[in-house]
RNA sequence: CGCGCUCUGUCGCUCAAUCCCGAGGUGUCGUCGCAGCUCAGCGGCGCCGUGGGAGCCGGGGAACCACUUUUCCGGGGUGAAUCGGCCCGCAGGCAACCGCCGGUGGGCCGUAGGAGACCUUCCUGCUCCGAACCCGUCAGCUAACCCGGUCGGCGAAGGAAGGAAAGGAGAA
Numbered sequence: 001c002g003c004g005c006u007c008u009g010u011c012g013c014u015c016a017a018u019c020c021c022g023a024g025g026u027g028u029c030g031u032c033g034c035a036g037c038u039c040a041g042c043g044g045c046g047c048c049g050u051g052g053g054a055g056c057c058g059g060g061g062a063a064c065c066a067c068u069u070u071u072c073c074g075g076g077g078u079g080a081a082u083c084g085g086c087c088c089g090c091a092g093g094c095a096a097c098c099g100c101c102g103g104u105g106g107g108c109c110g111u112a113g114g115a116g117a118c119c120u121u122c123c124u125g126c127u128c129c130g131a132a133c134c135c136g137u138c139a140g141c142u143a144a145c146c147c148g149g150u151c152g153g154c155g156a157a158g159g160a161a162g163g164a165a166a167g168g169a170g171a172a
Base pairs, nucleotide, nucleotide: 010156011155012154013153014152018054019053020052021051024048025047026046027045028044029043030042031041055150056149057148058147059146060145065140074138075135076134077133078132083110084109085108086107087106088105089104090103092101093100094099113129114128115127116126118168119167120165121164122163123162124161
């Protein structure tokens, strides 16, 4: 000097996933009583925290409207995550020279759409994502009403780029 790993802090990103209260428990320091220690009580500081609330998010659920088209070819929900093309392999059918059809496993290339450093909107760019899961035969919209979630996963000296508009937030 470079690379990798771990811990802590800071600043951030994705996501609805943030903030507040608190039964109770716990650590530490001090105090008090006492011959002394320890323990109990009280107070300060910190940690965990069943549970509750605010905010945010999702589902169900009338009238009116919509759909009447569809029930195994099931249907539906959260989510940006849909829709294609090509290659290789596998088994099946047709053909019987070549090859073709649909299915399936893997791999590429796109794509509807989505994310990126104060926040919102617009423009030009660059870097990425374009998954996964759930309900269980059942749900259009939907006021009242009812039910649930508030997890997890990442990043690093900057493309955290540049330009424009208005407002707000924050800092000095």
The RNA shown here (c-di-AMP riboswitch aptamer (ydaO/yuaA leader)) has 172 nucleotides. Its mean pLDDT, the model's own confidence on a scale to 100, is 80. It was read from a public genome assembly, where an Rfam model found it.